[in-house]
This is a predicted structure of a 357-nucleotide RNA (Bacterial RNase P class A) from an Actinomycetes bacterium. It matches the Rfam family "Bacterial RNase P class A". It is annotated as a ribozyme. Of the family's consensus pairs, 95% are formed in the model. Lineage of the source: Bacteria > Bacillati > Actinomycetota > Actinomycetes.
């Protein structure tokens, strides 16, 4: 000066007028109420989703175990979390920084189209070699009527040999390079990657940086099922508690409740608020600095603020007219968090190119 990264605040003021809830105060009426003047307070960073975690209530006098769920790298914070804060490994960006599905694949199981010989302890489509056995020609020695032994040196590629070359894939059971070797192959060696053991340094750890040794050498994928470590009883303010009505009954079951099963506790036939039919069902608490309960803060007017578009002016930083616009979006038992929606304006710190000094 331009592009970005992050973090952190505001998110309309004001005066009028008409209208709403609460509350306190008068009035005016009364069984009770309604109504009328006044004063006062009267949505949020997210209230939104209802995704987590907790107060608090009740099963409950209190367990135990299985399903069942939930978390998943370390350390700390916290009432607690799946949240935050620092870090570590990885993976994207030049970077600032942003993401994570971050325990376990050497305990099993499954699964990965098509293509490909073959996709987990696998495998030969092309292709190379064919030394060794065998086929087949030439030629040599020996022996010998032929013929048969034995060597050589070609050809072919049958048995056989290989997995380096090629091909298929998203991935092919280490990788360069050398030697060997019929041709090849960690088959041996060198560095290198990984794996194991064993030392040393750094770190509270997750890890990290070295070394020396050895076999050489066992992909992916658990938001697949699975194992492992850890934590979770259940409902849930419509929760639940008083008081008023309304009722006596009619019909099932042997239980009924501990809110998935089981143990095992409590009650039990004069029982079980268990089911099924019926009948009542109103007002208080719970409940809240706003506290509603069909659910309250809104409408009009007027000026100021913020932006934007355009004219005019002009001392080039402003000024004037005028028109347009002002987000998301509404408590309901309260409390921490997480996602999300979000015109505008404001205040940091940090990266990159560029250009000046």
């Nucleotide at each position: 000066u331009g592009a970005g990264u992050u973090g952190g605040u505001c998110g309309g003021g004001u005066g009028g007028u008409c209208g709403c809830g609460g509350u306190c105060g008068g009035g005016c009426g009364u069984u009770g109420g309604a109504c009328c003047c006044g004063g006062u307070c009267g949505a949020g960073g997210a209230a939104g989703g209802u995704c987590g975690g907790g107060a608090c209530u009740c099963c409950g006098u209190a367990g135990g175990g299985c399903a069942g769920g939930g978390u998943g790298c370390u350390g700390g914070c916290u009432a607690a979390c799946g949240g935050c804060c620092a870090g570590u490994c990885g993976a994207g960006g030049u970077g600032a920084c942003u993401c994570g599905c971050a325990g376990g694949a050497a305990a099993g199981u499954g699964c990965a189209a098509c293509a490909g010989a073959a996709a987990g302890c696998a495998g030969a489509c092309c292709g190379c070699c064919g030394a060794u056995g065998g086929g087949u020609g030439c030629u040599c020695c020996a022996c010998u009527u032929u013929u048969u032994g034995g060597g050589g040196u070609g050809c072919a590629a049958c048995a056989g040999g290989u997995a380096a070359g090629g091909g298929u894939g998203a991935a092919a059971c280490g990788g360069u390079g050398c030697g060997g070797u019929a041709a090849g192959a960690g088959c041996g060696c060198a560095c290198c990657a990984g794996c194991g053991u064993c030392c040393g340094g750094g770190g509270c750890g997750a890890c990290u940086c070295g070394g020396a040794c050895g076999g050489c050498u066992g992909g992916g994928u658990a938001a697949a099922c699975c194992c492992c470590a850890c934590c979770c009883g259940g409902a849930g303010c419509a929760a639940g508690g008083u008081c008023a009505a309304a009722c006596g009954u009619g019909g099932g079951a042997c239980g009924g409740c501990c809110u998935g099963c089981c143990c095992g506790g409590c009650u039990c036939a004069u029982g079980u608020c268990c089911c099924c039919a019926g009948g009542u069902a109103g007002a208080c608490c719970g409940c809240u600095u706003a506290g509603a309960u069909g659910g309250a803060u809104g409408g009009c007017c007027a000026c100021c603020c913020g932006g934007c578009c355009c004219g005019c002016c002009u001392u080039c930083a402003g000024g004037c007219a005028g028109g347009c616009c002002g987000a998301c979006a509404g408590a309901a038992u309260c409390c921490c968090g997480c996602c999300u929606a979000c015109a505008g304006a404001c205040c940091g710190a940090c990266u990159c190119a560029c250009c000046g000094u």